[in-house]
Predicted 3D model of a 130-nucleotide RNA (FMN riboswitch aptamer (RFN element)) from Anaerolineaceae bacterium UBA3924. The coordinates come from a structure-prediction model, not an experiment, and the mean pLDDT is 86. Rfam family: FMN riboswitch aptamer (RFN element). Rfam describes the family as follows. The RFN element is a highly conserved domain that is found frequently in the 5'-untranslated regions of prokaryotic mRNAs that encode for flavin mononucleotide (FMN) biosynthesis and transport proteins. The source organism's lineage runs through Bacteria, Chloroflexota, Anaerolineae, Anaerolineales and Anaerolineaceae. It was read from a public genome assembly, where an Rfam model found it.
């Protein structure tokens, strides 16, 4: 040489405690048990590069579903204000909010699955030259 080449490893985190009770089962027909981590109350999580200055919510990319001549391509791709400080931050710091694939189940960001999977990228080692 910031890849010229191969080659190894890493690479996702989260429902504590309550209500209710759809449907289920006993019954002596009064009830009585069991029932959603998905619903209501509350908790609680937060990939990878960039960004004068640190980001789930700015920018871009990765997962996801189809196609493929296997290099890609398309479709889908969510969410942030105000203040304060400072040259400079929608990234810090106060204070309020948001969002979050697909399939299954009583409706799921958190359970179970696809996934001992796949990746954006991290980091190291050899080799070639210098």
């Nucleotide at each position: 040489g910031c890849u010229u080449a191969c080659c190894u490893u890493c690479a996702g985190g989260g429902c504590a405690g309550g209500g209710u009770g759809a449907g289920g089962g006993c019954u002596g027909c009064g009830g009585c048990c069991c029932a959603a981590u998905u619903c209501c109350c509350g908790a609680u999580c937060g990939g990878u590069g960039g960004u004068c200055a640190u980001a789930a919510c700015c920018c871009a990319c990765g997962a996801g579903c189809g196609c493929u001549u296997c290099g890609g391509c398309g479709c889908a791709g969510g969410a942030c204000c105000c203040g304060g400080u400072g040259c400079a931050a929608u990234u810090c710091c106060g204070g309020g909010g948001u969002c979050g694939a697909c399939g299954g189940u009583a409706c799921a960001g958190u359970c179970c699955g696809g996934a001992u999977g796949g990746a954006a990228g991290a980091a190291g080692g050899u080799a070639c030259a210098u």